c-di-GMP-I riboswitch aptamer from Alkalicoccus halolimnae, 87 nucleotides, folded computationally. It matches the Rfam family "c-di-GMP-I riboswitch aptamer". For this family Rfam cites "Identification of 22 candidate structured RNAs in bacteria using the CMfinder comparative genomics pipeline" (Weinberg et al., Nucleic Acids Res, 2007). Gene Ontology term of the family: cyclic-di-GMP binding. The model forms 95% of the base pairs in the Rfam consensus.
RNA sequence: UGCAGAAAAAGGUAAAACUGUUGAAAAACAGUGACACAAAGUGACGGACCUAAGGGAGUAGAGACCUAUGGUGGCCGCAUUGCCUGU
Numbered sequence: 001u002g003c004a005g006a007a008a009a010a011g012g013u014a015a016a017a018c019u020g021u022u023g024a025a026a027a028a029c030a031g032u033g034a035c036a037c038a039a040a041g042u043g044a045c046g047g048a049c050c051u052a053a054g055g056g057a058g059u060a061g062a063g064a065c066c067u068a069u070g071g072u073g074g075c076c077g078c079a080u081u082g083c084c085u086g087u
Base pairs, nucleotide, nucleotide: 002087003086004085005084012037013036017032018031019030020029021028022027035074041080042079043078045077046076047075048072049071050070054067055066056065
C1' cells in the first nucleotide's frame, strides 16, 4: 500500500419516540434516548426516493395535477479520509 474481517482490544456513531427551535413542507439542529451500524466519517458527482413554497396548468373560486432552485449520505453507486487484526 492492496485485499479480507469485526473474534479480541480501544473506542465511535446514534434509529424510532418525546421536548424545544428553524422551515411552506420534506426535513434539519439541540437535549433525552438506543434500533442498529466495520466507515451509519465526509462530499449531492450519477441514480433513486421525499416535499411543492414559488412557478405552470386548471376552476366562477378552490381542491386534485406537473415541476426542485428544497431535502434524504442510516437508499444505492462513486469519490475521499480513518482505528484494530489477519494476510